[in-house]
RNA sequence: GGGGUUAUAGCUCAGUUGGUUAGAGCGCUACAUUCACAUUGUAGAGGUCCCCGGUUCGAACCCGUGUAACCCCA
Numbered sequence: 001g002g003g004g005u006u007a008u009a010g011c012u013c014a015g016u017u018g019g020u021u022a023g024a025g026c027g028c029u030a031c032a033u034u035c036a037c038a039u040u041g042u043a044g045a046g047g048u049c050c051c052c053g054g055u056u057c058g059a060a061c062c063c064g065u066g067u068a069a070c071c072c073c074a
Stems, first nucleotide, its partner, number of pairs: 001073007010026004019057001028044005050066001052064003
């Protein structure tokens, strides 16, 4: 220098050919249970879907630039 993969909650990830409210597990908070802790149950909080732009009636999803991590070629 060229090419590829990935980027979604605090962590690990899902998200089906673009369609109504963006989800799971773990973690966190409150309550119940306990003498207390743990376990278990119930409820809840937590997201600019990496940034910017474009396409579209509508984008986490499609297209382009950029950034970051990893891999391959030279």
Predicted 3D model of a 74-nucleotide RNA (transfer RNA) from an Acholeplasmataceae bacterium. Its mean pLDDT, the model's own confidence on a scale to 100, is 81.